[in-house]
Notes:
The RNA shown here (Lysine riboswitch aptamer) has 185 nucleotides and comes from Pediococcus ethanolidurans. Its mean pLDDT, the model's own confidence on a scale to 100, is 79. It matches the Rfam family "Lysine riboswitch aptamer". From the family's description: Riboswitches are metabolite binding domains within certain messenger RNAs that serve as precision sensors for their corresponding targets. Lineage of the source: Bacteria > Bacillota > Lactobacillales > Lactobacillaceae > Pediococcus.
RNA sequence: AUCGAAAGAAGAGGUUGCCAAACUCAUCAGUCACGACUUGUAGAUGAAAAAGCAUUGAAGACAAGUCGCAAAAGGGUGUUUGGCCGAAACUUAAGGCUGCUUUUUCAGUUUUAAGUUGGGUUCUGAUUCAAUAAAUCAGAGACUGUCGUGGUGAGAUGAAAUCAUCACGGGGCGCUAUCUACGAU
Numbered sequence: 001a002u003c004g005a006a007a008g009a010a011g012a013g014g015u016u017g018c019c020a021a022a023c024u025c026a027u028c029a030g031u032c033a034c035g036a037c038u039u040g041u042a043g044a045u046g047a048a049a050a051a052g053c054a055u056u057g058a059a060g061a062c063a064a065g066u067c068g069c070a071a072a073a074g075g076g077u078g079u080u081u082g083g084c085c086g087a088a089a090c091u092u093a094a095g096g097c098u099g100c101u102u103u104u105u106c107a108g109u110u111u112u113a114a115g116u117u118g119g120g121u122u123c124u125g126a127u128u129c130a131a132u133a134a135a136u137c138a139g140a141g142a143c144u145g146u147c148g149u150g151g152u153g154a155g156a157u158g159a160a161a162u163c164a165u166c167a168c169g170g171g172g173c174g175c176u177a178u179c180u181a182c183g184a185u
Stems, first nucleotide, its partner, number of pairs: 001185004008178001010176002014085001017084007025076001034068006043056004047105006088117012118144002121141007146170009
């Protein structure tokens, strides 16, 4: 000097990259709750079951119908701001907290461990939901970014390197550039 290279730190993919917050708009919904009237009769409510506890009901609850009044949360569109590039999301298992108490289930939230997914998108099916919206999972398709192998073309004429394009394949513990312990020549 060249090549390889643990660790470190810096970047790229996309104008629908990922996530969060605020504001806004539609939906939720003429629904829940509340009030009045009618029917009717003994229980009803607290996520489901059992037991308990609490509240409430012949001053008529619960239920059904009519009328009046009339939401909100969650999820979603858009704008702005912020943080980022396993960004983030999901699956399984084991715990913590909440839903009146105990047990089991279910729902929400959170922690740890292991695993999957390069990214968004379209279609099909399932789950969830008020919802044909959106989300998640599985499968299929094209697109896109990157790396490897091979072909073609250009600059420039032989090779290497560079750029464009085509085909096949891989996966983010990746890729690019930089730096360096160390190793080889």